Notes:
A computed fold for a 546-nucleotide part of an RNA from Candidatus Brevefilum sp., annotated as large-subunit ribosomal RNA, domain I. Rfam family: Bacterial large subunit ribosomal RNA. Model confidence (mean pLDDT): 80 of 100. The sequence was found in a public genome assembly.

[in-house]
Context: one part of a larger RNA
RNA sequence: AGCUUACGGUGGAUGCCUAGGCGCUAAGUGCCGAAGAAGGACGUGGGACACUGCGAUAAGCCUCGGGAAGCUGUGAACAAGUGAUGAUCCGGGGAUGUCCGAAUUGGGAAACCAGCCGUUGUGAACCAACGGCAUCAUAUGCUGAAUACAUAGGCAUAUGAAGGGAACCUGGGGAACUGAAACAUCUAAGUACCCAGAGGAAAAGAGAUUAUUCCCCAAGUAGUGGCGAGCGAAAGGGGAUCAGCCUAAACCGAUGUAGUUUACUGCAUCGGGGUUGUAGGGUCCGGCAAAUGAGAGUUACAAAUUGACUGGUUAGUAGAAUGGUAUGGAAUAGCCAACCAUAGAAGGUGAUAGUCCUGUAAACGAAAACUUGUCAGCUCUCGCUGGAUACCUGAGUACUGCCGGGCACGCUAAUCCGGUAGGAAUCUAGGGAGUCCACUCUCUAAGGCUAAAUACACUCAGCGACCGAUAGUGAACAAGUACCGUGAGGGAAAGGUGAAAAGUACCCCUGUUAGGGGAGUGAAAAGAACCUGAAACCGUAAGCUU
Numbered sequence: 001a002g003c004u005u006a007c008g009g010u011g012g013a014u015g016c017c018u019a020g021g022c023g024c025u026a027a028g029u030g031c032c033g034a035a036g037a038a039g040g041a042c043g044u045g046g047g048a049c050a051c052u053g054c055g056a057u058a059a060g061c062c063u064c065g066g067g068a069a070g071c072u073g074u075g076a077a078c079a080a081g082u083g084a085u086g087a088u089c090c091g092g093g094g095a096u097g098u099c100c101g102a103a104u105u106g107g108g109a110a111a112c113c114a115g116c117c118g119u120u121g122u123g124a125a126c127c128a129a130c131g132g133c134a135u136c137a138u139a140u141g142c143u144g145a146a147u148a149c150a151u152a153g154g155c156a157u158a159u160g161a162a163g164g165g166a167a168c169c170u171g172g173g174g175a176a177c178u179g180a181a182a183c184a185u186c187u188a189a190g191u192a193c194c195c196a197g198a199g200g201a202a203a204a205g206a207g208a209u210u211a212u213u214c215c216c217c218a219a220g221u222a223g224u225g226g227c228g229a230g231c232g233a234a235a236g237g238g239g240a241u242c243a244g245c246c247u248a249a250a251c252c253g254a255u256g257u258a259g260u261u262u263a264c265u266g267c268a269u270c271g272g273g274g275u276u277g278u279a280g281g282g283u284c285c286g287g288c289a290a291a292u293g294a295g296a297g298u299u300a301c302a303a304a305u306u307g308a309c310u311g312g313u314u315a316g317u318a319g320a321a322u323g324g325u326a327u328g329g330a331a332u333a334g335c336c337a338a339c340c341a342u343a344g345a346a347g348g349u350g351a352u353a354g355u356c357c358u359g360u361a362a363a364c365g366a367a368a369a370c371u372u373g374u375c376a377g378c379u380c381u382c383g384c385u386g387g388a389u390a391c392c393u394g395a396g397u398a399c400u401g402c403c404g405g406g407c408a409c410g411c412u413a414a415u416c417c418g419g420u421a422g423g424a425a426u427c428u429a430g431g432g433a434g435u436c437c438a439c440u441c442u443c444u445a446a447g448g449c450u451a452a453a454u455a456c457a458c459u460c461a462g463c464g465a466c467c468g469a470u471a472g473u474g475a476a477c478a479a480g481u482a483c484c485g486u487g488a489g490g491g492a493a494a495g496g497u498g499a500a501a502a503g504u505a506c507c508c509c510u511g512u513u514a515g516g517g518g519a520g521u522g523a524a525a526a527g528a529a530c531c532u533g534a535a536a537c538c539g540u541a542a543g544c545u546u
Base pairs, nucleotide, nucleotide: 001545002544003543004542005541006540007539008538009537015531016496017495020467021466022464023463024462025461027459028458029457030456031164032163039100040099041098042055043054044053046078049075050074051073061094062093063092064091065090066089070082071081072080105114106113107112115133116132117131118130119129120128121127135161136160137159138158139157140156141155142154143153168199169197170196171195172194173193179186183226213240214239215238216237217236223231224230244449245448246447247394251272252271253270254269255268256267257266258265259264277427279393280392281391282389283388284387285386286385287384288383293382294381295380296379297378306376307375308374309373311371312370313369314368316364317363322337323336324335325334338355339354340344346358347357348356399422400421401420402419403418404417405416409434429444430443431442432441433440483490484489503530506518507517508516509515
C1' cells in the first nucleotide's frame, strides 16, 4: 500500500407518512368603485420580530341571534387580566376606518409638502377642530365680448362619468417561427399580441331561408386545395331550452314657428293611430258588440314598489349500540360473550374501533339580512266584420361594373360586409332558392329590444386504476418569501423527536455556552444537526498478500 472481515464516522437515498397540490362531478353564487375601489404604506399587543387580524375607538367598539366554560390569534412560553351580571368563539346588522392610490383644493421624487373659503371654539389676528374647494358630459338658471340683436365665453345648481377585475365575452387592429421535408399561393391563424368596451354572463335572435344559442350524429362525408401540405361544411335526424315584442310611415289632433291671400301651407316638437306576406295598415261608407266584464305585469313587450304566507342561504340543536380476558409501554388487534343499525361515510384516540370522541342516517332550528315561489295591494290594456279607395309600409338604400374581405369554398360563384364609379321600384312592388334565364315555390331588407338552454371563475359537498416532498402548484415550511437585476423581470432551497416534553434534576472531565461519561425520563434515546438511515467518501482493529 492493497484485499477481506468487524465496528464506526460522514451522507441523506430508500421505506412509511401528510399538513399541500392536481383533476372531475353536482348544487349554489357572481361584479367592485367619488357613500373613495382593487392594491398598498405606516401604525396597532405588557415586552424584539414575522405572519394573521384590525385602524388613532387600531388581535378591536355597539347591537341582535347562536352557544356554554373556559378565554386573552400563530410561531411561543411568561407576566398581567377576564368569564354563569354568560366571556372567548360562530353568524346577521351597524360604528370607527390614519396616509397613498381613479385620488378629485394646488403641487409632488406614491404613502409627502403647501393653500383658500365657511362654521365652531367668549376668537379681530394667530392656533385648533369640522365641512367644502379637480376635470369632463348633460340639464336648468343667471350673466355676457369682438358686434346692434345674437353667439362664443363666464358663473351657479343638479345628475352622471372616471379607476379596477383571474378566466370567460364582443368589437377594432394583427404577426412570425413552423408545415409544405426548399419556397412564393397556401399553412401556422384571424392564433399570439396590442387597443376599446360590456356583464355576471357576453354575443346572437323573432324570417326580404347563414332560419337565436348549445350538445350528439350526419362526417373527416360533400367539397375545397401549388387538387400539394392541408383545410373542411351544410341539408337532414336526435336532444337541451323555449317567448315573443316595440317603433318609422299613411291618417287625426295640440303647441310653437315662418310665409302670408286671415284662411291655409311648410317646418319642428308632442299626443293618438299603426306594425304585416293567406299581405297588412290608413282614409271614406256601412253592420254588429260592450266593461260592476276579461286579460296582463316589474327579464323584452310601460313603470314604482308594499304586505302576508311558503321554501332556501348566512350560526346551530339533537343523534342508537360493549363488556370480560391474556399479551403489551399503551388495546382499537387475538380469544370469549353481547348489542345498535333509515347510522358498517370519514377522521381522531398510546397498534387495526359500527357500539370511546367528533361525526354519519333520519329529524329539527333564525332576532336580523338577503332571496325563490304564491296570493293580495298597486299599475296597465281591451273591439270584430263587409265594401270602396290606391294614401302608407324604413334611399344614396337595393342593385350594377371594378377591387378587397369574409363565408369549409384559393372562383364561372350564389349569400354576407366594405371601398370606388354609377344608381331603382313602391304591392300590377321587391328579395331569395349556389353563375345565368324561364317557370314554380318561398319570404318582405335598408329602425330597435328580448329570458332560458351556453362559457368562465369562486364557494360548499362528494369522488379519483391522480402526486406523495428532485413528485404534486413556483410555493405542504416567514413563497411570489429570501436572493438576483437600474428596470421590465427572474426566482429558489427548506416537511417528519416522542403516545405524551415526560426536552436529561444532580455529579464528573475540560479553556469551553463545544463534546462526552455517569445518573434520570421513556416501550425505545428516538436527545432536538432528533423516524428509517442505502451508496459514494473517510477512519479504527484484526487477518492475509506484497